A computed fold for a 74-nucleotide RNA from Desmophyllum pertusum, annotated as transfer RNA. RNAcentral holds the sequence, with entries from ENA and Rfam. The source organism's lineage runs through Eukaryota, Cnidaria, Anthozoa, Hexacorallia and Desmophyllum. Model confidence (mean pLDDT): 81 of 100.
């Protein structure tokens, strides 16, 4: 230098196949429980879906560019 894959909540990851309300577990927070703490139980939050454009009535999802990560080739 070329090719392929990946980037989604604080962390680990679904969701992309078939475009149609952004999710789970853990963590943190609050409540309840307890003599008290932890655990168990309950609850509500927490998101520019890496980034800039394009297509579309509608994009995490399709297309193009860019940054970063991994792998392969040279």
């Nucleotide at each position: 230098g070329g090719c392929u894959u990946c980037c989604u909540a604080g962390c680990u990851c679904a969701g992309u196949u078939u475009g149609g309300u952004a999710g789970a577990g853990c963590a943190a927070c609050g409540c309840a429980c307890u003599a008290g703490u932890a655990a168990c139980g309950c609850g509500g939050a927490g998101g520019u879906c890496a980034u800039g454009g394009g297509u579309u009535c509608a994009a995490a999802u399709c297309c193009c560019g860019u940054u970063g990560a991994a792998g392969c080739c040279a």